[in-house]
Predicted 3D model of a 130-nucleotide RNA (SAM riboswitch aptamer (S box leader)) from a Bacillota bacterium. The organism belongs to Bacillota, within Bacteria. The prediction has a mean pLDDT of 78. The sequence was found by an Rfam model in a public genome assembly.
RNA sequence: CCCUUAUCAAGAGUGGAACGAGGGAACCGGCCCGAUGACUUCCCGGCAACCGCGCUCUCGAGGUCAGCGGUGCCAAGCCCGGCAGAGUGGGUUAUGGGUUCUCCAUAAUUCCAAUUCUGAAGGAUGAGAU
Numbered sequence: 001c002c003c004u005u006a007u008c009a010a011g012a013g014u015g016g017a018a019c020g021a022g023g024g025a026a027c028c029g030g031c032c033c034g035a036u037g038a039c040u041u042c043c044c045g046g047c048a049a050c051c052g053c054g055c056u057c058u059c060g061a062g063g064u065c066a067g068c069g070g071u072g073c074c075a076a077g078c079c080c081g082g083c084a085g086a087g088u089g090g091g092u093u094a095u096g097g098g099u100u101c102u103c104c105a106u107a108a109u110u111c112c113a114a115u116u117c118u119g120a121a122g123g124a125u126g127a128g129a130u
Base pairs, nucleotide, nucleotide: 003128004127005126006125007124008123013044015043016042017041018040022033023032024031027082028081029080030079045074046073047072050070051069052068053067054064055063056062078122083119084118085117086116087115088114089112090111091109092108093107094106095105096104097103
């Protein structure tokens, strides 16, 4: 790297140092961050509770705490969309109705730089397997 599995709408920095131009995974389209120094690295601080220990338990699963250790994380929902389905709305067509007006109703729809939801795909992190 590949494989399995769980989670991903919450939370947490106006800190210090180094570096110096791009960065937000990749492609496309948006939107944002950035010389008032982003991104990255280190220190300090914090969040959380995936794993081991601890505590508790009906000793099975589990629960609890955040005390110790291993990770993780600290702009924006995984920043948003892309693929599929459903709903809504619009367009178009057909039929019918009426006050004949670019009006209304019903149905269909292979259309849509629209909108909401669900799922997929991809990704990230943990734990495991190899």